The RNA shown here (transfer RNA) has 76 nucleotides and comes from a Candidatus Saccharimonadota bacterium. Its Rfam family is "tRNA". Gene Ontology term of the family: triplet codon-amino acid adaptor activity. The RNAcentral record of the sequence draws on ENA. The same sequence occurs in records of 6 taxa. Its mean pLDDT, the model's own confidence on a scale to 100, is 82.
C1' cells in the first nucleotide's frame, strides 16, 4: 500500500437531510441531613476531526486529507 469500524461538551454514547444537537456519568450552585453519601432542583460546558462539494437546508450524503482501533498482507 489493501479491507472494515470509528472521531459529536471533561468521560462514555445517541442522533440515518428539516424542532433549540440530546442521554448517562462527572462539575458548579441550592435544597434535604447533626454531618457525609444517597436523593431532589437548577445551571454551565459542543458550534459535531479538517478542507471543499451536493442541496432551499448537512452532525447526517459525496471527494480528499488527518488521527484512533481491528483484520489481512509482509518480515523472522
Nucleotide at each position: 500500500c489493501g479491507c472494515g469500524g470509528g472521531g459529536u461538551g471533561g468521560a462514555g454514547c445517541a442522533g440515518u437531510g428539516g424542532u433549540u444537537a440530546g442521554c448517562u456519568c462527572g462539575g458548579a450552585u441550592g435544597g434535604c441531613u447533626c454531618a457525609u453519601a444517597a436523593c431532589c432542583a437548577u445551571c454551565a460546558g459542543g458550534u459535531c476531526g479538517g478542507u471543499g462539494g451536493u442541496u432551499c437546508a448537512a452532525a447526517u450524503c459525496c471527494a480528499c486529507c488527518c488521527c484512533c482501533c481491528g483484520c489481512a498482507a509482509c518480515c523472522a